């Protein structure tokens, strides 16, 4: 130097955990400035009829529990497996000074 091996570091894929979301299914839930219906009352009208609407009821944002992906993200794993390097270490045989 040259080859042939062991490791460590770099990338990728698989797996697995761990976590966090979408789903589902409760709870709760905007006094008014979500949404539907609007009892009473209140406005308009001679009079039928109509307007706007609170409060109650039904739902939505919302907010919380629970379950939870085939979804995502992580040096958690150094777990299997390839790449990639004139990388580090380290052996071993040859050949040279």
């Nucleotide at each position: 130097c040259a080859u042939c091996g062991g490791u460590u570091c770099u990338u990728c894929c698989g797996c697995a955990a761990u976590g966090c979301u979408a789903g589902u299914a409760g709870g709760u839930g905007a006094a008014c400035c979500c949404c539907g219906c609007c009892a009473g009352g209140u406005c308009c009208g001679g009079a039928a009829g109509g307007a706007a609407g609170c409060a109650a009821c039904g739902g939505u944002a919302g907010c919380u529990u629970a379950u939870g992906a085939u979804g995502c993200a992580u040096g958690u794993g150094c777990c299997g497996g390839a790449a990639u390097g004139u990388a580090g270490c380290u052996g071993g045989u040859g050949g040279g000074u």